[in-house]
Model confidence (mean pLDDT): 79 of 100. Predicted 3D model of an 82-nucleotide RNA (c-di-GMP-I-GGC riboswitch aptamer) from Oceanobacillus salinisoli. It was read from a public genome assembly, where an Rfam model found it. Lineage of the source: Bacteria > Bacillati > Bacillota > Bacilli > Oceanobacillus.
RNA sequence: UUUGAAAAAGGCAAAUCUAUCGAAAGGUAGAGACGCAAAGCUACAGGCCUAAGGAGAAACUAUGGUGGCUGAGCUGCUGAAG
Numbered sequence: 001u002u003u004g005a006a007a008a009a010g011g012c013a014a015a016u017c018u019a020u021c022g023a024a025a026g027g028u029a030g031a032g033a034c035g036c037a038a039a040g041c042u043a044c045a046g047g048c049c050u051a052a053g054g055a056g057a058a059a060c061u062a063u064g065g066u067g068g069c070u071g072a073g074c075u076g077c078u079g080a081a082g
Base pairs, nucleotide, nucleotide: 001081002080003079004078011036012035016031017030018029019028020027021026034068040074041073042072044071045070046069047066048065049064053060
């Protein structure tokens, strides 16, 4: 520098449950493991979720979320090859 078939020293943790914050989506902590080679970080672009708001209803709407949807940017462990 390239790469992720097999492996795993070390790592993360879906669903679900409990507590808590929130209008919700969802977040955080603990338990728990479906999976993950960036399932580390960033909402920049697209996607997706929610709709407090919207005069009452509805249409509608992100300024709210999602990095475990994709792209992009930054950083990093290990094996192999050069």